[in-house]
A computed fold for an 80-nucleotide RNA from an Anaerolineales bacterium, annotated as c-di-GMP-I-GGC riboswitch aptamer.
It was read from a public genome assembly, where an Rfam model found it.
Its Rfam family is "c-di-GMP-I-GGC riboswitch aptamer". Clan: c-di-GMP_I riboswitch clan.
The coordinates come from a structure-prediction model, not an experiment, and the mean pLDDT is 88.
RNA sequence: UGUCGAAAAGGCAAACCCGCCGUGAGACGGGGACGCAAAGUCAUGGACCCCGCCUGGGCGGGGCCGCCAGACCGCCGAAA
Numbered sequence: 001u002g003u004c005g006a007a008a009a010g011g012c013a014a015a016c017c018c019g020c021c022g023u024g025a026g027a028c029g030g031g032g033a034c035g036c037a038a039a040g041u042c043a044u045g046g047a048c049c050c051c052g053c054c055u056g057g058g059c060g061g062g063g064c065c066g067c068c069a070g071a072c073c074g075c076c077g078a079a080a
Stems, first nucleotide, its partner, number of pairs: 003080001004077002011036002016031004021026001034066001040072003044069003048063007
């Protein structure tokens, strides 16, 4: 240094509830913790979801990275 993931410190925060924005998927804020070593960032490819149009399956727009990949960046340091 890389793989890796014991410990400690710190971090994030699913479901659900409240508020609020959106036709919707869903976003944001507060509460709350199922989990997470990239559950940090980017919608780049795929998956999934929503809306519209044509329909036999496509096209367009949108959402989601806590679904899988990819790119970039990154805390700690036991064992191997």